Overview: A computed fold for a 77-nucleotide RNA from Candidatus Electrothrix marina, annotated as c-di-GMP-I riboswitch aptamer.
RNA sequence: CUUGAACAAAGCCACAGCCGUCGCGAGGCGGUGUCGGAAAGCCACGGGUCUCACGGAGAGACAGCCGGGCCGCCUGC
Numbered sequence: 001c002u003u004g005a006a007c008a009a010a011g012c013c014a015c016a017g018c019c020g021u022c023g024c025g026a027g028g029c030g031g032u033g034u035c036g037g038a039a040a041g042c043c044a045c046g047g048g049u050c051u052c053a054c055g056g057a058g059a060g061a062c063a064g065c066c067g068g069g070c071c072g073c074c075u076g077c
Stems, first nucleotide, its partner, number of pairs: 002076001004074001012037002017032006035064001041070003045067003048062005
């Protein structure tokens, strides 16, 4: 520099369920758990899904739905 295809190593994250806690809710956080993940790291910018409210305006959630942006570990060449 390139790639994230394959192999290996080191480590990382942690679905559902259960417990605690916060929230009207979608869901968040901590513990347990280990379905899976090569960005399952970060950002609600575009699409999407979901919640509250609903006469209308509106206010939120999801980054482990897809795209995009930013940053990065390790290995091979």
The coordinates come from a structure-prediction model, not an experiment, and the mean pLDDT is 76.